The RNA shown here (Bacterial RNase P class A) has 308 nucleotides and comes from a Chloroflexota bacterium.
The model forms 93% of the base pairs in the Rfam consensus.
It matches the Rfam family "Bacterial RNase P class A". Rfam links the family to the GO terms dimeric ribonuclease P complex, ribonuclease P activity and tRNA processing.
It was read from a public genome assembly, where an Rfam model found it.
[in-house]
RNA sequence: CGAGCAGGCCGGGUGGUCGCGGCGGCGCAGGUCGCCGAGGAACGUCCGGGCUCCACAGGGUGAGGUAGCGGGUAACUCCCGCCCGCCGCGAGGCGAGGACCAGCGCCACAGUGACGAACCGGCGCACGCCGGGUGAAACGGGCAAGCUCUACCUGGAGCAAGGCCAAGCAGGGGACGAUCGUGCGGCCCGCACGGUCCCCGGGUCGGCCGCUAGAGGCGGGGGGUGACCUCCGAUCCGUAGAGGGAUGACCAUCCCGGACCCCGCAGGGGGGCCGAGACAGGACCCGGCGUACAGGCCUGCUCGGCAU
Numbered sequence: 001c002g003a004g005c006a007g008g009c010c011g012g013g014u015g016g017u018c019g020c021g022g023c024g025g026c027g028c029a030g031g032u033c034g035c036c037g038a039g040g041a042a043c044g045u046c047c048g049g050g051c052u053c054c055a056c057a058g059g060g061u062g063a064g065g066u067a068g069c070g071g072g073u074a075a076c077u078c079c080c081g082c083c084c085g086c087c088g089c090g091a092g093g094c095g096a097g098g099a100c101c102a103g104c105g106c107c108a109c110a111g112u113g114a115c116g117a118a119c120c121g122g123c124g125c126a127c128g129c130c131g132g133g134u135g136a137a138a139c140g141g142g143c144a145a146g147c148u149c150u151a152c153c154u155g156g157a158g159c160a161a162g163g164c165c166a167a168g169c170a171g172g173g174g175a176c177g178a179u180c181g182u183g184c185g186g187c188c189c190g191c192a193c194g195g196u197c198c199c200c201g202g203g204u205c206g207g208c209c210g211c212u213a214g215a216g217g218c219g220g221g222g223g224g225u226g227a228c229c230u231c232c233g234a235u236c237c238g239u240a241g242a243g244g245g246a247u248g249a250c251c252a253u254c255c256c257g258g259a260c261c262c263c264g265c266a267g268g269g270g271g272g273c274c275g276a277g278a279c280a281g282g283a284c285c286c287g288g289c290g291u292a293c294a295g296g297c298c299u300g301c302u303c304g305g306c307a308u
Base pairs, nucleotide, nucleotide: 001304002303003302004301005300006299007298008297009296010295012254013253014252015251016250017249018248020037021036022035023034024033025032026031039279043290044289046288047287048286049285050284051158052157053156054155063154064153065152066151067150068082069081070080071079072078083097084095085094086093087092098149099148103147104146105143106142107141119132120131121130122129123128162209163208164207165206171200172199173198174197175196176195180194181193182192183191184190216237217236218233219232220231221230222229223228255277256275257274258273260271261270262269263268
């Protein structure tokens, strides 16, 4: 210098003008001022857990899942270490990696035959034995990302969970009913309904809680090969919680790229112009996995070339 391998990180900055959401202050109010306002994947919702409600004696069976050995974790199909197999010159990468002596099934082409079979040759009365040929494999096997068996794990639904308050209408009860209306065939009494007020239960619209500080991050000490665990930091850090659902647009400038112009012998310096800044956005929270991503940075390692 060129090809790679592994791991980690950033993912536009600053200022201004409008605009949006939340909270707080002021104002009777229209408003106004201040502070705060998405991600490494907030995504897919594929696993696992917290939380909530419902269900639940015990055993068997079924269904789904997991599968080398050991460890980590709240838990996992995740992560770490080691073994084995395969791929790569290598750094490294990949692996559903228990059991076909329980049973069933399958084994392309070739081959008589792929499990119970006899094509050819030899020996034998025969059963059968030996050899040849085909094939990855021929009474000796292979396949469980075929059924299955073994061991272990798993109750169901999900924040539209769930809880609290509670208009109106309908319902139940009570009180008042002087006068009035209707009904009980007419009249009187009486009764019922209509009326007003109050109370009650469930509960709709609506409102509130759940709601965000948590298995958190950072720094340091200790333990462990590692995943990870543990202790300390009386004063380390941190500010979305919406409910038709807010975080955007424009301008200037810097950063990045491109061709061009000017200066300089040169390393280089200066200038205007054009272009790009992705993938994607919370909706109860967390741990993983998978997938998307313009551009860029850092660390360690491998192979090859050249120079010393």